[in-house]
Formats: sequence, structure tokens, C1' cells
RNA sequence: GGCCUCAUCGUCUAAUGGUUAGGACAGCUCGCUUUCAAUGAGCAAAUACGAGUUCGAUUCUCGUUGGGGCUA
Repeated sequence: GGCCUCAUCGUCUAAUGGUUAGGACAGCUCGCUUUCAAUGAGCAAAUACGAGUUCGAUUCUCGUUGGGGCUA
């Protein structure tokens, strides 16, 4: 250089073009407890970036960036 592949809350991980973008852990608040732990209830938090297709894109296409792999 060429080709393939991956990128979603702080972390891990779902989502077959129409989801309020879901779950677990972590965080915060409240309850329980003399207190802590455990436990229960709740809250906040995400689609790498830029275009395109489409009535509608996390999802399809192209490009950029970054990670991984194969090859010369």
C1' cells in the first nucleotide's frame, strides 16, 4: 500500500429500517437499619465523525478517524 473487520451510557452488552435506544455492573437519591453491609424503590447517563439513500437510519451506501486481523 491492498483487502477484511470493529466503533452504542463510566464499563460490558442488546436492538431484522418505525424502540421513550433496552439490560447488567458502577454512580447518585430515598426507604429499611442505632450505623454499615445486604436488600427494595427511583434518578441521571450513550449510537466515533461527515455526507448520501429513504416518508423514516443505531441499522443500508460512501468517505474520514481510531482499534484489530490477513497479505505484499

The prediction has a mean pLDDT of 82. Predicted 3D model of a 72-nucleotide RNA (transfer RNA) from a Candidatus Magasanikiibacteriota bacterium. Its Rfam family is "tRNA". Rfam's curators write: Transfer RNA (tRNA) molecules are approximately 80 nucleotides in length. The sequence was found in a public genome assembly. Taxonomically the source falls in Candidatus Magasanikiibacteriota (Bacteria, Bacteria candidate phyla).